A computed fold for a 95-nucleotide RNA from a soil metagenome, annotated as SAM riboswitch aptamer (S box leader).
The model forms 97% of the base pairs in the Rfam consensus.
Its mean pLDDT, the model's own confidence on a scale to 100, is 85.
């Protein structure tokens, strides 16, 4: 200071938890949560290479990811058929 509607999982140990935190919802999980290991993948910030220097290409060593929109609300504001839709903030994650 950017991004965060896209994308990407098998197998072994293990053995009740998980979705940041608290509240309220909702969901995932013994058809095997969470964690650790090993293979893979997906991405393209940092990196390296390339050109005609750009919102560019190509590579993947550092990171990160690999249900669900950061899984949805909480604060604010605006629509409206009152039950929702929309935009913002705050909080958070990554670099």
């Nucleotide at each position: 200071c950017a991004u965060c509607g896209a994308g990407a999982g098998a197998g072994g140990c293990u053995g009740a938890g998980g979705g940041a935190a608290c509240c309220g919802g909702c969901c995932c999980u013994g058809u095997g949560a969470a964690g650790c290991c090993u293979c893979g993948g997906c991405a393209a910030c940092c990196u390296g290479c390339c050109c005609u220097g750009g919102c560019g290409g190509c590579a993947a060593g550092g990171u990160g990811c690999c249900a669900a929109g950061c899984c949805c609300g909480g604060c604010g504001g605006g629509c409206u058929u009152u039950a929702g839709c929309c935009c913002g903030a705050a909080g958070g994650a990554u670099g």